[in-house]
Record summary:
This is a predicted structure of a 114-nucleotide RNA (SAM riboswitch aptamer (S box leader)) from a soil metagenome. The model forms 97% of the base pairs in the Rfam consensus.
């Protein structure tokens, strides 16, 4: 770098340090010396791989549902991927806005594969 799924759910305590910090633009909101961001510890969430168990198919090579947290291999534990950024709609308002769990799309995240 490409591809392909996921994304409104769940899950924090103790230690180090000490301003910034929610990945980048923008515009919003938030979070922080009553200590964030970030390291590391331990503990938990979760089920994407993988394991185990059962059911079915099978061309007998494997395939596919279901369930299970397993001393597995990642990930995750502040807000929706914090929200908006395009496009439709409706309500209000009236000159481009407020609100509404509509689509869409991926610069980004996490995973499997190339």
């Nucleotide at each position: 770098u490409c591809u392909u799924a996921u994304a409104a759910a769940g899950a924090a305590a103790g230690g180090c340090a000490g301003a910034g910090g929610g990945a980048a633009c923008a515009g919003g909101c938030c979070c922080g010396u009553u200590g964030a961001c970030g390291c590391c510890u331990u503990a938990g969430c979760a089920a994407c791989c993988g394991g185990u168990u059962u059911c079915g198919a099978u061309u007998c090579g494997u395939c596919g549902g279901a369930a299970u947290g397993c001393u597995g291999g990642u990930g995750c534990u502040a807000a929706a991927u914090c929200c908006u950024g395009c496009c439709c709609c409706g309500a209000c308002a009236u000159u481009g806005g407020u609100c509404g769990u509509g689509g869409g799309a991926a610069c980004g995240a996490u995973a499997a594969g190339a």

Overview: The RNAcentral record of the sequence draws on MGnify.